[in-house]
This is a predicted structure of a 475-nucleotide part of an RNA (small-subunit ribosomal RNA, 3' major domain) from an uncultured prokaryote. It matches the Rfam family "Bacterial small subunit ribosomal RNA". The full RNA is in RNAcentral, with records from ENA.
Context: one part of a larger RNA
């Protein structure tokens, strides 16, 4: 100098407290670990692996494993041969890849002939999701959006270094202020970006609808306010006001405002640590394979099951289940596509068929709430697993191994031990909508919005970090 300490001071943070809901018991669901297996490909391992790479494993994907084939190939160059073939059609053989035979056939020239393409031999090479992430680029996590990390040039010190950046005070901040051998300055804070919230101007269809007529219906004729929509703007800066404070910097209180001390949320993540993780997105050194670790194809496996661990899901019920009535969204998607109406099926769908290339048309009835009824405390009218029968759609194909739906089955659970997660406000919990991926599969991820709370005295503890400063046999 740093690193550390069951060394002090200062201070922050859902870090503990104060509350709310989980998780650990139960069932399926999903990843992982073990086991098995012919193979159950690989990789990720404390926070920061385990609904993680995979935004979607039946074939395909697919690297794995069982067998059938192939050996200059699906690319690119040379150089040699054949001269019609190759491509394509057809047959046989095959599980299928392919193998064998059989048909046909170029362009340029009168022509010799030359070109192209393909076939065939041959070199150079091609190929590897083979190894090494501790040989590397890029990306990317965490520590951390944490307030820090450094230089110039001056001074101090024989030097390593120190000052600066420490001190007083303020901050969400190395943020500002005031002092100080320091006096600038750079990356980071923080502003500029973007959605949100309030107001004006423009603009007025697919949207709107006060006024005046139509109409089952903003349907239509109107209108230009008023929603929305989207481009421009304004608006908040401690500006005013009073207290503290030191005259500062700032805090505290209020006025006015749609908002007030960073409104609120996002994007963004300094030097740097973890030889952190990817060599299987992609590129790249070494190394290693080269009738095979290369390539093609069939089935088969990544989906197994005594069992352990993680995430979510669904419930143990009355703040509830059911039948029935009947309101209120916002955000997306859609032509190889979204599908209205109507018919037909208890339903999953099915036929048919309008509209839409979409503020127009569809997906699309939001749910939960609310209003009346019923159940009346039980393993039940809870709760759905399981198992039978039956079927529907996707798709060459749902055995291994799909989702759905319809009859019957009705398992475990009565609230969960040590112990352990998350959240401070439109935020937890709770309720349904859409996307991506995707032929088909969503309790999972990422959006939307509806309903909509409790609590926070405090900083002594725990667990992370910031600054100063003390001890060290430690780098």
């Nucleotide at each position: 100098u740093g690193a550390c300490g069951g060394g002090g001071g200062c201070c922050c943070g859902c870090a503990c407290a104060a509350g709310c809901g989980g998780u650990g018991g139960a069932g399926g669901a999903u990843g992982u670990g073990g086991u098995u297996u012919a193979a159950u490909u690989c990789g990720a391992c404390g926070c920061a692996a385990c609904g993680c790479g995979a935004a979607g494993a039946a074939c395909c994907u697919u690297a794995c494993c069982u067998g059938g084939g192939c050996u200059u190939a699906a690319a690119c160059c040379g150089c040699g041969g054949a001269g019609u073939a190759a491509a394509c059609c057809c047959u046989a053989u095959g599980a299928a890849a392919a193998u064998a035979g059989g048909g046909c056939u170029g362009u340029g020239g009168c022509a010799a002939c030359a070109c192209g393409a393909c076939c065939u031999a041959u070199g150079a090479g091609a190929g590897g999701u083979g190894c090494u992430g501790c040989a590397u680029g890029g990306c990317u996590g965490u520590c951390g959006u944490c307030a820090g990390c450094u230089c110039g040039u001056g001074u101090c010190g024989u030097g390593a270094g120190a000052u600066g950046u420490u001190g007083g005070g303020u901050u969400a901040a190395g943020u500002c202020c005031c002092g100080c051998a320091a006096c600038g300055a750079g990356c980071g804070c923080a502003a500029c970006c973007c959605c949100u919230g309030u107001c004006g101007c423009c603009a007025g269809u697919u949207g709107c609808c006060a006024u005046c007529a139509u109409u089952a219906a903003g349907u239509u004729g109107g209108g230009a306010a008023c929603u929305c929509u989207g481009g421009c703007g304004a608006g908040a800066c401690u500006g005013c006001c009073g207290g503290u404070g030191c005259a500062a910097a700032a805090c505290c209180g209020g006025a006015g405002g749609a908002a007030g001390g960073u409104g609120g949320g996002g994007a963004u993540g300094a030097c740097g640590u973890c030889a952190a993780g990817u060599c299987c997105u992609c590129a790249u050194g070494g190394c290693u394979c080269u009738u095979a670790c290369g390539g093609c194809c069939a089935g088969g496996g990544c989906u197994a099951c005594a069992c352990a661990c993680g995430u979510a899901c669904u419930a143990c019920a009355a703040u509830g289940g059911c039948a029935a009535a009947g309101a209120c969204a916002a955000a997306g998607g859609g032509c190889c596509g979204c599908u209205a109406a109507c018919u037909c099926g208890c339903g999953a769908g099915a036929g048919u068929a309008c509209g839409c290339u979409a503020a127009u048309c569809c997906c699309a009835u939001a749910a939960a709430a609310c209003c009346a009824g019923u159940c009346u405390c039980a393993g039940u009218u809870c709760g759905g697993a399981u198992u039978g029968g039956a079927g529907u759609c996707u798709g060459c194909a749902a055995c291994u191994c799909g989702a759905c739906u319809c009859c019957a089955u009705g398992a475990a659970g009565c609230u969960g031990g040590a112990a352990u997660c998350g959240c401070u406000a439109g935020u937890a919990a709770u309720c349904g909508g859409a996307g991506a991926u995707c032929a088909g599969c969503a309790c999972g991820c990422u959006c939307c919005g509806g309903u909509g709370a409790a609590u926070a005295c405090g900083u002594u503890c725990c667990c992370g970090g910031g600054c100063c400063u003390u001890g060290u046999a430690c780098a």